[in-house]
Context: one part of a larger RNA
């Protein structure tokens, strides 16, 4: 000199853009943070409508409307903090023995049966959490059968492995009957399989902190054979056999640490660092384990053990903010128990839509960077006052007053974009079709969605009106005098000042430097 996730002191007008528990991976009250689908299924309270009515009510139906249940998909993403880990964890360059839900392209199918379990009903155990018993029932839930080009195992021939339907439209035809079934058609699904895309798992070379006051380490250890196991190679696991493997090019042990793109500094080489943002990793009260699933050994899932907290009828139960806010504690120190799903993105759904503390915004903080303002011109009687003086004067100083203007920002009032693309219904048109339904695509005009928001921006109004401090002045280092003090009180980054004229202490006047900041402390180069 530059820099900071800074803190402290004094001071403080506005705006834009960023940032904001670095300490206790300490403990957490409360609310919210992952649901959705009625176009998979049985059922179903309230409202509405119809009917009856003794006016108390009863009953039927519709609707996608509540709360549950079975079922599907999603809760493995998104969000968090960095404890552990010196490691194929990360970075980089390669590799072969793998899987991949949803998406996409293709091929072939989607036939015919069956038995349950919830919900529900009945009675019942328990303080509760939560059960257990009997009975009934549906499905895109479950299980057989038929079929098998391709696929897998064997390769002679055989063997194994599937399914589910839903919704919209038509009335051309058939049946019963007056709204269904069959049929046709459209669309979305489902099963098997081959590719693609995406994501993930695995292996290897090289690089990746300090300590030798850590020198030897290793028995599934190193390799082989044969099995097992995995989606997949492999001592990954096991039996047997061999006795290997690593190490001063630092094994082992120990301490410390998330890694990287980057960031800071520097002419560079380097040094330091890893907040925010982005990629990867590991973690989710502590330790262990598996289940489900395409994917987890799973933050807001399960089980076991432990510590802690809470409830209890003492028999037994409940919990996990390193999600967003917020509380206590620790600390020099770090914010609101806010608004909205309008946009972007995500989950579910055919869609409308629902959910989303992701996200978009607002609030707080000079924490940083950037921009603007605190007025402009004129004004010598060089006013008064202050300070100083050789008592003449000098200086503060065009500074003020006075005169003439302007109105940024703030204030008040009015106007007012953009962030909006969608979605809905209507019409036209193309595809599909038996079809003018329906569905899908395109086009047109109509309707219509904003948390921010009293938005940005523009106009008008009034009046200089509301807006300057901090540090320093011995040298380094820009800036000097007076008074007080008298080796005292004090200053100090280094040299050093102070013992009676201190430009170095304290005050004042003056000056210098920065400026909504200025200094100090800490830290890095």
């Nucleotide at each position: 000199g530059a820099u900071u996730g800074a803190a402290c002191g004094c001071u403080g007008g506005c705006g834009g853009c960023a940032g904001g528990c670095c300490u206790a991976a300490c403990a957490c009250a409360u609310g919210c943070a992952a649901g959705u689908c009625g176009a998979g299924c049985g059922a179903g309270a309230a409202c509405g409508c119809g009917c009856c009515u003794u006016c108390g009510g009863g009953u039927g139906u519709u609707a996608u409307u509540a709360g549950a249940g079975c079922g599907g998909c999603g809760g493995a993403c998104g969000g968090g903090g960095g404890a552990g880990g010196a490691a194929c964890g990360c970075g980089u360059a390669g590799g072969a023995a793998u899987c991949u839900a949803c998406c996409u392209a293709g091929u072939a199918g989607u036939g015919g049966g069956g038995g349950a379990c919830a919900a529900c009903a009945u009675g019942u155990g328990g303080a509760a959490a939560c059960g257990a018993a009997u009975g009934c029932u549906a499905a895109u839930a479950c299980c057989g059968c038929a079929u098998a080009c391709a696929c897998c195992c064997u390769a002679c021939g055989g063997g194994g492995a599937a399914a589910a339907g839903g919704u919209g439209g038509c009335c051309u035809c058939u049946a019963u009957u007056u709204a269904u079934a069959a049929g046709c058609u459209a669309u979305c699904g489902c099963u098997a399989u081959u590719g693609g895309a995406u994501g993930a798992g695995c292996c290897u070379g090289c690089g990746u902190u300090g300590g030798a006051u850590u020198a030897g380490c290793u028995u599934g250890u190193u390799g082989g054979u044969g099995g097992g196991g995995u989606a997949a190679a492999a001592g990954c696991c096991c039996a047997c056999c061999a006795a290997g493997g690593c190490g001063a090019c630092g094994a082992u042990c120990u301490a410390u640490a998330g890694c990287u793109g980057g960031u800071c500094u520097g002419a560079g080489a380097g040094g330091a660092u890893g907040a925010u943002c982005a990629g990867c990793c590991a973690c989710a009260c502590u330790g262990g384990a598996a289940c489900u699933g395409a994917g987890a050994c799973a933050c807001g899932g399960u089980c076991c053990a432990g510590a802690c907290u809470c409830c209890u009828a003492c028999g037994g139960g409940a919990g996990g903010c390193a999600g967003c806010a917020g509380u206590g504690g620790g600390g020099a120190a770090u914010a609101u128990u806010g608004c909205g799903c309008a946009a972007u993105g995500g989950g579910g759904g055919a869609a409308a839509c629902c959910c989303u503390g992701a996200c978009g915004c607002a609030g707080c903080c000079a924490u940083g960077c950037c921009g603007c303002g605190u007025g402009u011109g004129u004004g010598a009687a060089g006013a008064a006052g202050g300070c100083u003086c050789u008592a003449g004067g000098g200086u503060u100083g065009u500074a003020a007053a006075g005169c003439a203007c302007u109105u940024u920002c703030a204030g008040u009032a009015g106007g007012g974009a953009g962030g909006a693309a969608a979605g809905g219904g209507u019409a036209g048109u193309a595809g599909u079709u038996a079809a003018u339904a329906a569905c899908u695509g395109c086009u047109a005009g109509c309707u219509g969605u904003g948390a921010c928001g009293u938005u940005a921006c523009c106009u008008a109004c009034a009046g200089a009106a509301g807006a300057a401090g901090c540090a320093c002045c011995g040298g380094c280092u820009a800036a000097c005098u007076c008074c007080g003090u008298g080796c005292c009180a004090g200053c100090a980054g280094c040299c050093g000042c102070g013992g009676u004229a201190a430009u170095a202490c304290g005050g004042a006047g003056g000056g210098u430097g920065c400026a909504a900041g200025c200094g100090u402390u800490a830290a890095u180069c």